Predicted 3D model of a 318-nucleotide part of an RNA (large-subunit ribosomal RNA, domain IV) from Mychonastes jurisii.
The coordinates come from a structure-prediction model, not an experiment, and the mean pLDDT is 85.
[in-house]
Context: one part of a larger RNA
RNA sequence: CUCAAGGAAGGAACUCGGCAAAAUGCUAGCGUGACUUCGGAGGAAGCUAGACCUUUUAAACAAAGGUGGCACAGAAUUGGGGGGAGCAACUGUUUAACAAAAACACAAGACUCUGCUAAGUGGUAACACGAUAUAUAGAGUCUGACGCCUGCCCAGUGUCCAGAGACAGGGAGUUUGAAGUUCACGCUUCAACCCCGAAGGAUGGAUAAACGGCGGCCGUAACUCUAACGGUCCUAAGGUAGCGAAAUUCCUUGACACAUAAUUGGUGUCCCGCACGAAUGGCGUCAUGACUCCCCUACUGUCUCCCUUGAGAUUCCA
Numbered sequence: 001c002u003c004a005a006g007g008a009a010g011g012a013a014c015u016c017g018g019c020a021a022a023a024u025g026c027u028a029g030c031g032u033g034a035c036u037u038c039g040g041a042g043g044a045a046g047c048u049a050g051a052c053c054u055u056u057u058a059a060a061c062a063a064a065g066g067u068g069g070c071a072c073a074g075a076a077u078u079g080g081g082g083g084g085a086g087c088a089a090c091u092g093u094u095u096a097a098c099a100a101a102a103a104c105a106c107a108a109g110a111c112u113c114u115g116c117u118a119a120g121u122g123g124u125a126a127c128a129c130g131a132u133a134u135a136u137a138g139a140g141u142c143u144g145a146c147g148c149c150u151g152c153c154c155a156g157u158g159u160c161c162a163g164a165g166a167c168a169g170g171g172a173g174u175u176u177g178a179a180g181u182u183c184a185c186g187c188u189u190c191a192a193c194c195c196c197g198a199a200g201g202a203u204g205g206a207u208a209a210a211c212g213g214c215g216g217c218c219g220u221a222a223c224u225c226u227a228a229c230g231g232u233c234c235u236a237a238g239g240u241a242g243c244g245a246a247a248u249u250c251c252u253u254g255a256c257a258c259a260u261a262a263u264u265g266g267u268g269u270c271c272c273g274c275a276c277g278a279a280u281g282g283c284g285u286c287a288u289g290a291c292u293c294c295c296c297u298a299c300u301g302u303c304u305c306c307c308u309u310g311a312g313a314u315u316c317c318a
Base pairs, nucleotide, nucleotide: 001312002311003310004309005308006307007306009304010303013302018299026050027049028048029047030046035040037145051067052066053065054064055063068072080297081296082295083294084293085292086291087289088288092104093103108143109142110141111140112139113138114137120129121128122127146284147283148282149281151214152213153212156211157210158207159206160205161204162203169196170195171194173193175192176191177190178189179188180187181186215233216232217231218230219229242276243273254270255269256268257267258266
């Protein structure tokens, strides 16, 4: 040093962090709070009993009486518990061999496309899948149970719809005119007329659970402060509800309160939000979680501070 076991007093003072260890552990009876989607939470928590003999019984339980041991779920197997937050609803899936998660998926919601030789996908094509299906179906994208909700902006980009107009260019033309040329017929050139002239762009409109966006300055109330109010500039529109020092807060260890003797951590509240915000969803939420954080209890060699015993390894000696 490794493995196994034990430890006075204290009991997390250890440490990034109770990591590891200890403790709990079985069965029966009693008992069981908040919250809740009424199913749960839940084995909540917590308390008690447990061997053997006799009586009783078909047997057992229970009860009564008795017996033994240091110890009766006598070994082994065998939940620690509680409270408060964050995130994700949940069971599930994942980086085979450093990440199991708050990531992915999910039921559910929404938008768009698709009328069937469907859209979409693979293929040069034939053809195949979609589907031996048919809009309560299929494809794509986003959100992600449930509850309450999902505000304003179509200026930009994208998508969709509509109508108009054709330019350049071209013309193998039943036309007309002019010029040149020719004796003439004609021929050539130019111009006009006529015809063709895609999509896109441009124009007008619609559309944000499409990509996205959601202001500044100045003044004002009879203490002060603040500004319901007013002015002004700009914009497509100026951030609504809800939440907020947050998995987001730089200043910051913000301020106040709780908990501690003492807390850059935690919870609650406030709101000057550097730089939250509504399906790139917002805010809640029972249950669930080998997720993350904080506190309490039990427990302990994690520690104060190390010690002892056994087995092994190593070194040395014989």
Taxonomically the source falls in Mychonastes (Eukaryota, Viridiplantae, Chlorophyta, Chlorophyceae).